The RNA shown here (FMN riboswitch aptamer (RFN element)) has 152 nucleotides and comes from Bifidobacterium leontopitheci.
RNA sequence: GGCAAGUUUCAGGGAAGGUGCAAUUCCUUACUGGCGGUAACGGCACGACCGGCACACAACGGUCCGUCAGCCGAAGCCCGCGACCCGCGACAGCGGCUGAUCCGGUGGGAUUCCGGAGCCAACGGUAACAGUCCGGAUGAAAGAAACGGAGC
Numbered sequence: 001g002g003c004a005a006g007u008u009u010c011a012g013g014g015a016a017g018g019u020g021c022a023a024u025u026c027c028u029u030a031c032u033g034g035c036g037g038u039a040a041c042g043g044c045a046c047g048a049c050c051g052g053c054a055c056a057c058a059a060c061g062g063u064c065c066g067u068c069a070g071c072c073g074a075a076g077c078c079c080g081c082g083a084c085c086c087g088c089g090a091c092a093g094c095g096g097c098u099g100a101u102c103c104g105g106u107g108g109g110a111u112u113c114c115g116g117a118g119c120c121a122a123c124g125g126u127a128a129c130a131g132u133c134c135g136g137a138u139g140a141a142a143g144a145a146a147c148g149g150a151g152c
Base pairs, nucleotide, nucleotide: 002152003151006147007146008145009144010143015029016028017027018026030132031131032121033120034081035080036079037078041073042072043071044070045067046066047064048063049062050061051060076119077118085096086095087094088093101117102116103115104114105113123135124134125133
């Protein structure tokens, strides 16, 4: 210095109107996007080159598919995970299930960039069918950060 044990904290967003006896559930229009990975995009840092100064250095400005062995961020629909749900079980836990994208452009390379058009969203409840209301849930958890470190 690194890793493990352990501890603490944190860890989900979103609506108006219309019809109707009745709908925040239908219709219209709008809005939202958990965690890790990847990422040709962006930022920072550094470097090189050009400008800059009478000259030189620096500031400052510009250029770079220069950094892939620098740092940070970046996908609802690419990969994986969690939650929910189902089954088993002596409550630990194990197994299963687990949504949705195409077209065009650029390029050596993109389901990630740019443009366009789409699509998806557990379970239970309800005066009427729910991603956006209520509930389990002041829960659990992928994981994140900090502390810690006698063990490796």
The organism belongs to Bifidobacterium, within Bacteria.